[in-house]
RNA sequence: GGAGUCGGACGGAUCAGCGCUGCGAAUGCAAAUUCGGAGAGGAAAGUCCGGGCUCCACAGGGCAGAACGCUGGGUAACUCCCAGGGGGAGCGAUCCCCGGCAAGCGCAACAGAAAGCAGACCGCCGCGCCUGAGGAUAUUUCCCGGUUUGCGGUAAGGGUGAAACGGUGGGGUAAGAGCCCACCGGUUGUCGCGGCGACGCGGCAAGCCAGGCAUGCCCCGUUCGGAGCAAAACCAAAUAGGAGAGCGAUAGUCCGGCCCGGACUGCUCUCGGGUAGGUUGCUUGAGGGUGCGAGUAAUCGCAUCCCUAGAGGAAUGCUGAUCUCCCCCGCUUUGCGGGGUGACAGAACCCGGCUUAUAGUCCGACUCCCAUU
RNA sequence: GCGCCCAUAGCUCAGUUGGAUAGAGCGUUGGACUACGAAUCCAAAGGCCAGAGGUUCGAAUCCUCUUGGGCGCACCA
Repeated sequence: GGAGUCGGACGGAUCAGCGCUGCGAAUGCAAAUUCGGAGAGGAAAGUCCGGGCUCCACAGGGCAGAACGCUGGGUAACUCCCAGGGGGAGCGAUCCCCGGCAAGCGCAACAGAAAGCAGACCGCCGCGCCUGAGGAUAUUUCCCGGUUUGCGGUAAGGGUGAAACGGUGGGGUAAGAGCCCACCGGUUGUCGCGGCGACGCGGCAAGCCAGGCAUGCCCCGUUCGGAGCAAAACCAAAUAGGAGAGCGAUAGUCCGGCCCGGACUGCUCUCGGGUAGGUUGCUUGAGGGUGCGAGUAAUCGCAUCCCUAGAGGAAUGCUGAUCUCCCCCGCUUUGCGGGGUGACAGAACCCGGCUUAUAGUCCGACUCCCAUU
Repeated sequence: GCGCCCAUAGCUCAGUUGGAUAGAGCGUUGGACUACGAAUCCAAAGGCCAGAGGUUCGAAUCCUCUUGGGCGCACCA
């Protein structure tokens, strides 16, 4: 200098003018006016997870269902985070994946002989039959052969496929084959050592060689009651205090799937009618900043400081000036002048995560290549 | 705001324990029939299954994330 990996921070600044929504003070009977101060984000988003909070019985037992899935730790909790283990990709920094198919069931088009207690098309081998215008001869025999044919053996070789039941060498055999043996690889069991553990290393035994898919059913383990601020509570206003259907105490409703168990006594659905106003919940919270300590880290503990939207069809905006970032053009090229651009996106009960979108800028750690010293 | 569902040809729909050429009707285009149209008959074109990534030998179908569209939810008696 080039290429790349991972992590973090920011994401316009100041002033003026005109507005918008709450809050505090003053004036005012009230409406309102004046002054002061405050007013979106890293994702406020998707609603994908987990919790707080509220109600249903401070949520009980079982079934069904759902989610998750290597190990240890963190946390209020998690499908999150940290550290580690194993496998895979990459020269590397680094990234991706994770229970069980050696429990059971199921699936695999086309091709291919055979695709799941494997299979026999070619090839190889044995026997039989047929046959030769082949050879030998001791001529009712033997050898060699075949565009033929029947029965059987074989999984070494060929070819198909995404995938074909370990590899190399030797023995063995009619030909072959873990059929047997040696070595290598894998698996399972067992023992020892290390580790909290996942697991790793080493020894021994068994020819055991066992394919893939569980983001197929399923099995094993862990967790989960349901609904959601349009939850819920209170106040006020209004009316046709109706109609139809279902069930009625061996019943119905609620505990929002079902059963048990519990509570209550009318309940549910449809049509029709009325009001669509106010207050609380509503923002001080698993809250932030700094320092010290524990821990490899996530995180936790202590001390101290700070208060930072709370609207409700929904405010947080617009304009101008100067500066700044980036880009373009011109010039008298440390610079000056002119023009353009500034993303993704807008709180709605509140938090912790994940994921997705994001113009541009800055910082840190690390890897590879080239050159120079 | 919260809960839930859908997306396949121009339109309306099939296709799901994953299997390679993704179908049907209407419409469109061309031809036949007719003096000319309609109807009818014959034939053809038209899809990367909303988009992206993953699992698998293989994805419209299974899993995840986006995009677009749709439905429901107040209180009183």
This is a predicted complex of two RNAs, RNase P RNA and transfer RNA, with 450 nucleotides together.